RNA sequence: UCUCAUCAAGAGAGGUGGAGGGAAACGGCCCGGUGAAGCCCGGCAACCCAUCUAUAAAGUAGUAGAAAGGGUGCCAAUUCCGGCGGAAAUGUCCGCAAGAUGAGG
Numbered sequence: 001u002c003u004c005a006u007c008a009a010g011a012g013a014g015g016u017g018g019a020g021g022g023a024a025a026c027g028g029c030c031c032g033g034u035g036a037a038g039c040c041c042g043g044c045a046a047c048c049c050a051u052c053u054a055u056a057a058a059g060u061a062g063u064a065g066a067a068a069g070g071g072u073g074c075c076a077a078u079u080c081c082g083g084c085g086g087a088a089a090u091g092u093c094c095g096c097a098a099g100a101u102g103a104g105g
Stems, first nucleotide, its partner, number of pairs: 001105007012041001014040003020031003026082003042075003047071003051066005079098001083096005
């Protein structure tokens, strides 16, 4: 950088740490000393690997489901909101873009 999938759910009133944080820039709006980030523990989820069950007797593959051992990921607010297009009608919906995560190239 390319492809595919997902992104309205879920996750501690613990320890440490001390002022910042919400990916980056800008704006907005928020969170924070009734303690931010980071680290440890804990947890959530189930994308990939492995495992188990079902599927025509067995094996392989596929499919469906389970479980969570390993690899990521994640644990305020829709991907906190902002961009573009369309439709509705004024705080809504759809698509795209951008971004994030995973799995491949």
Model confidence (mean pLDDT): 81 of 100. This is a predicted structure of a 105-nucleotide RNA (SAM riboswitch aptamer (S box leader)) from a soil metagenome. It matches the Rfam family "SAM riboswitch aptamer (S box leader)". Its family is annotated with regulation of gene expression in the Gene Ontology. The model forms 97% of the base pairs in the Rfam consensus.